This is a predicted structure of a 104-nucleotide RNA (c-di-GMP-I riboswitch aptamer) from a Deltaproteobacteria bacterium.

RNA sequence: CUUUGCUCAGAGCAAACCAUGGGAAACCAUGGGACGCAGAGUUACGGGACUAAAGAAAGCCUGGAGUUCACUCCACAGCUUUCGAUGUCAGCCGGGCCGCCAGA
Numbered sequence: 001c002u003u004u005g006c007u008c009a010g011a012g013c014a015a016a017c018c019a020u021g022g023g024a025a026a027c028c029a030u031g032g033g034a035c036g037c038a039g040a041g042u043u044a045c046g047g048g049a050c051u052a053a054a055g056a057a058a059g060c061c062u063g064g065a066g067u068u069c070a071c072u073c074c075a076c077a078g079c080u081u082u083c084g085a086u087g088u089c090a091g092c093c094g095g096g097c098c099g100c101c102a103g104a
Base pairs, nucleotide, nucleotide: 002104003103004102005101012037013036017032018031019030020029021028022027035091041097042096043095045094046093047092048089049088050087055083056082057081058080059079060078062075063074064073065072066071067070
């Protein structure tokens, strides 16, 4: 340096769940807790997943106007649905960066 994680050593991380806090949510932080992890260190670069705030559209409702009298147009707030990443996930896969021990 390459490769492997069968073996050795010393460590490390911490899923679900619970508490508190943050957030619209996904999710995150801290503490407890361990399902697991040889990169479960780091990075949203490619793919993927999750959420749907701002915003947009449609419908309902309300008010106003017009008129051929059951329709048309306009407007705010509220509610519902759909769209919506600029939000989230590195413990989904790949890539980048950095790194422990041992074998060959």

It was read from a public genome assembly, where an Rfam model found it.
Its mean pLDDT, the model's own confidence on a scale to 100, is 84.
It matches the Rfam family "c-di-GMP-I riboswitch aptamer". Rfam links the family to the GO term cyclic-di-GMP binding. About the family: GEMM was predicted in a large-scale screen for bacterial structured RNA regulatory elements.